Predicted 3D model of a 75-nucleotide RNA (transfer RNA) from Desulfohalobiaceae bacterium S24. Rfam family: tRNA. By type it is a transfer RNA. Taxonomically the source falls in Desulfohalobiaceae (Bacteria, Thermodesulfobacteriota, Desulfovibrionia, Desulfovibrionales).
RNA sequence: UGGGGUGUAGCCAAGUGGUAAGGCAACGGGUUUUGGUCCCGUCAUGCGGAGGUUCGAAUCCUCCCACCCCAGCCA
Numbered sequence: 001u002g003g004g005g006u007g008u009a010g011c012c013a014a015g016u017g018g019u020a021a022g023g024c025a026a027c028g029g030g031u032u033u034u035g036g037u038c039c040c041g042u043c044a045u046g047c048g049g050a051g052g053u054u055c056g057a058a059u060c061c062u063c064c065c066a067c068c069c070c071a072g073c074c075a
Stems, first nucleotide, its partner, number of pairs: 001071007010024003018055001026042005048064005
């Protein structure tokens, strides 16, 4: 430098145009002598960033950023 892939909460992760499931963690409560286990509740106004298309975008398009893989170049 070229090609490909990935980017969603503190972590993992579903979603493939119709408006963000779930698990762990965290917080509050119940149970318990206490802790753990168990049970109930809360927890994304938003999907790496900026634009665009659309009635509607995590999803489609463009550019950029970060990381990974492959190839190449220089030394």